This is a predicted structure of a 70-nucleotide RNA (Fluoride riboswitch aptamer (crcB RNA motif)) from a Myxococcales bacterium. Model confidence (mean pLDDT): 75 of 100. It matches the Rfam family "Fluoride riboswitch aptamer (crcB RNA motif)". For this family Rfam cites "An excited state underlies gene regulation of a transcriptional riboswitch" (Zhao et al., Nat Chem Biol, 2017). The sequence was found by an Rfam model in a public genome assembly. Taxonomically the source falls in Myxococcales (Bacteria, Pseudomonadati, Myxococcota, Myxococcia).
RNA sequence: GACAACGAAGGCGGUGGAGUCCGCCGACAACCGCCACGAUCCUACCGUGGCCGAUGACUCCUACGGAGCU
Numbered sequence: 001g002a003c004a005a006c007g008a009a010g011g012c013g014g015u016g017g018a019g020u021c022c023g024c025c026g027a028c029a030a031c032c033g034c035c036a037c038g039a040u041c042c043u044a045c046c047g048u049g050g051c052c053g054a055u056g057a058c059u060c061c062u063a064c065g066g067a068g069c070u
Base pairs, nucleotide, nucleotide: 010025011024012023013022016061017060018059019058020057021056033051034050035049036048037047038046
């Protein structure tokens, strides 16, 4: 990359993996972070700048960052 079969015991909860628990959603869904400014009648969308965090919660691992020792 191609073909065939199967495909709701599923999917999701702002950055990776796993376990347990909690919550949300039902594929037309849940989910896709926050703040400030600008634009706009206003809101949302959009544009610019800034900020926290590998968890939805707990634990472990991995990656990254800081400090100390060898």